[in-house]
Molecule: SAM riboswitch aptamer (S box leader)
Organism: soil metagenome
C1' cells in the first nucleotide's frame, strides 16, 4: 500500500477445514496434509514510454522465472462512533447501515 473482482481437475490420503472467539458454513457425493498437471492476478524481476544529476518516481506492455492466491466480502461479527427500524411515550436490548479502529493474509 491493497484486502466487493478473477481462478480447479486428477493421485495419494481418510475426518477434518473455513487463523484466534462467537456466529454461520464448508466436508464420507471425501476435510487437512502431500503430489502431478493447469488456471487467476500481476507483487517482485524483465521490457517500453515520460520525468529527474541521481536515488527514484509515473504510466504501459508482457507472462518465460519467484512470491501469493483459486467456498462464501478477509463468510460475518468482535473495539470506538454516527444514522436508523420496531414504540402512545421515556429508556435499554437486539436487529439493519455508514465511518474509523484493531487483528489477519498479501
Nucleotide at each position: 500500500a491493497u484486502c466487493a473482482a478473477g481462478a480447479g481437475g486428477g493421485g495419494u490420503g481418510g475426518a477434518g477445514g473455513g487463523a484466534c472467539u462467537g456466529g454461520c458454513c464448508c466436508g464420507u457425493u471425501g476435510a487437512a496434509a502431500c503430489c502431478c498437471c493447469g488456471c487467476c492476478a500481476a507483487c517482485c524481476a524483465u521490457c517500453c514510454c515520460g520525468c529527474g544529476c541521481a536515488a527514484g518516481c509515473g504510466g504501459g506492455a508482457a507472462a518465460c522465472g519467484g512470491u501469493g492466491g483459486c467456498a462464501a466480502u478477509u463468510c460475518c461479527a468482535u473495539c470506538a462512533g454516527g444514522c436508523u427500524c420496531c414504540a402512545a411515550a421515556c429508556g435499554a436490548u437486539u436487529g439493519g447501515c455508514c465511518u474509523g479502529g484493531g487483528a489477519g493474509a498479501u